[in-house]
RNA sequence: CCGAGGGUCAGGAGAGCGCCCGCCGAAGUCGAAAUUCGAAAGGGGCCGCCGAAGGCGCAGGCCCGUUCGUUGAGCAGGUCCGAACGCUCAGGCAAAAGGACUGACAAGACGC
Numbered sequence: 001c002c003g004a005g006g007g008u009c010a011g012g013a014g015a016g017c018g019c020c021c022g023c024c025g026a027a028g029u030c031g032a033a034a035u036u037c038g039a040a041a042g043g044g045g046c047c048g049c050c051g052a053a054g055g056c057g058c059a060g061g062c063c064c065g066u067u068c069g070u071u072g073a074g075c076a077g078g079u080c081c082g083a084a085c086g087c088u089c090a091g092g093c094a095a096a097a098g099g100a101c102u103g104a105c106a107a108g109a110c111g112c
Stems, first nucleotide, its partner, number of pairs: 001111001007105005016047001018046004024038004048093003054089001055087003060081002062078002065075004
């Protein structure tokens, strides 16, 4: 000098505050039930949707072998790279948290 991976700060999208059952408590009642409310409870089921933690896929690239006979092409292989595209496993669908990515800051491995 370069600078991996991490740290701190700031910014940072999308999609139902979904429905049903249960549970807890209050009201209600002579007592229940229905019904209403939510401070208690914090379970189960069902559909709909999102893509920017992570994961997976191929488009393509790279490496390599071989054939043709050329400045390329075909075929095969690869625990190589691989997107903001696709999938929606995971995750998410009020706020909070998270969040690819961007910027700033301090230190900084390997290397030169």

RNAcentral holds the sequence, with entries from Rfam. This is a predicted structure of a 112-nucleotide RNA (Glycine riboswitch aptamer) from Variovorax sp. Of the family's consensus pairs, 89% are formed in the model. Rfam family: Glycine riboswitch aptamer. The family is grouped with related families in Rfam's "Glycine riboswitch clan". NCBI's taxonomy places the organism under Bacteria, Pseudomonadati, Betaproteobacteria, Comamonadaceae, Variovorax.